This is a predicted structure of a 73-nucleotide RNA (transfer RNA) from a Candidatus Moraniibacteriota bacterium. The organism belongs to Candidatus Moraniibacteriota, within Bacteria. Its mean pLDDT, the model's own confidence on a scale to 100, is 81. Its Rfam family is "tRNA". It was read from a public genome assembly.

RNA sequence: GCCGCGUUCGUCUAGUGGCCUAGGACGUCAGAUUCUCAUUCUGGUAACACGGGUUCGACUCCCGUACGCGGUA
Numbered sequence: 001g002c003c004g005c006g007u008u009c010g011u012c013u014a015g016u017g018g019c020c021u022a023g024g025a026c027g028u029c030a031g032a033u034u035c036u037c038a039u040u041c042u043g044g045u046a047a048c049a050c051g052g053g054u055u056c057g058a059c060u061c062c063c064g065u066a067c068g069c070g071g072u073a
Stems, first nucleotide, its partner, number of pairs: 001072007010026004018056001027045006049065005
């Protein structure tokens, strides 16, 4: 250089065009429980790498860019 795969809350992860106003676990914040702490329970918190295109409609399909991983001379 070329080819392939991947990028979603702080972390891990679900999602296969409309029910997604993006779900779950851990974390974290508040409250309840407790003499206190821990445990447990309830509620909150926060995400689709970036730019274009297709479509009535895109996290999802296509192209490019960035980053990561693998393959190849």